[in-house]
C1' cells in the first nucleotide's frame, strides 16, 4: 500500500422505510426435585465522525480496531 470484517452477553442474519434469529440470562408453568418441553420479559442509539436522500444498519468519504495479502 491492497482486500475483508465491525449489528444483543456469545455466534450470526438483515441489498433504502417494521432492527431480527439461535444459544445464553431472568421470571412463570410442567416435575417430589433436576433436565427436557411450553409461555413471557429484559438486553441494541448497528465501531466512530461526516456526506447523499423525504427517509441510511444498508449508498459515498474519512477514521479506529482486528484478520489477511504484498
Nucleotide at each position: 500500500g491492497g482486500g475483508a470484517u465491525a449489528u444483543a452477553g456469545c455466534u450470526c442474519a438483515g441489498u433504502g422505510g417494521g432492527a431480527g434469529a439461535g444459544c445464553g440470562u431472568u421470571c412463570g408453568g410442567u416435575u417430589c426435585g433436576c433436565a427436557u418441553c411450553c409461555g413471557a420479559a429484559a438486553g441494541g442509539c448497528c465501531g466512530u465522525g461526516g456526506g447523499u436522500u423525504c427517509a441510511a444498519a444498508u449508498c459515498c468519504c474519512a477514521u479506529u480496531a482486528u484478520c489477511u495479502c504484498c